[in-house]
């Protein structure tokens, strides 16, 4: 510099009206941590073993982005700046070691709009943690 970089309302009920309420359903950004899995390579007659190899591996842990508020800078548009706010997990099992594995049961989800919204519409053909070339 270029490209990429978020998923999800299906059924029933109530009602004048709800993808917003109620019952069930469905979804899970980025990096880290990680004992798992698959593949590759090497060794072995074989079971299997090894590896600075590759890929995947936590919504609730640690950070970040996004979002909101304020300050600063700027003529303004705006900003690679600063500060604050910013959701949610337990129990059992295995084990040397797991809030990451296995089993079970829970819980969470910005702002504006509208019958009260994680799933619709909008800011957004935006921005961005970052990833790849």
């Nucleotide at each position: 510099u270029u490209u990429c970089a978020g998923g999800g309302c299906g059924a029933g009920g109530u009602g004048c009206a709800a993808g917003u309420c109620c019952u069930c359903a469905c979804c899970g950004g980025u990096g880290g941590u990680a004992a798992a899995a698959a593949c590759a390579u090497u060794c072995u007659c074989a079971u299997g073993a090894a590896u600075a190899g590759u890929u995947u591996g936590a919504g609730u842990c640690c950070a970040c982005g996004a979002g909101c508020a304020g300050a600063g800078c700027g003529a303004a548009a705006g900003c690679u700046u600063c500060u604050g706010c910013c959701g949610a997990u337990c129990u059992g099992g295995u084990g040397a070691a797991a809030u990451u594995c296995c089993a079970g049961a829970a819980c969470c989800g910005a702002c504006g709009g509208u019958a009260u919204a994680g799933u619709c519409c909008g800011g957004a053909u935006g921005a961005a943690a970052g990833a790849a070339a």
FMN riboswitch aptamer (RFN element) from a pig gut metagenome, 133 nucleotides, folded computationally.
The prediction has a mean pLDDT of 78.
RNAcentral holds the sequence, with entries from MGnify.
Its Rfam family is "FMN riboswitch aptamer (RFN element)". About the family: The RFN element is a highly conserved domain that is found frequently in the 5'-untranslated regions of prokaryotic mRNAs that encode for flavin mononucleotide (FMN) biosynthesis and transport proteins. This element is a metabolite-dependent riboswitch that directly binds FMN in the absence of proteins. In Bacillus subtilis, the riboswitch most likely controls gene expression by causing premature transcription termination within the 5' untranslated region of the ribDEAHT operon and precluding access to the ribosome-binding site of ypaA mRNA.The FMN riboswitch structure, reported in present an FMN-bound six-stem junction, adopts a butterfly-like scaffold, stapled together by opposingly directed but nearly identically folded peripheral domains.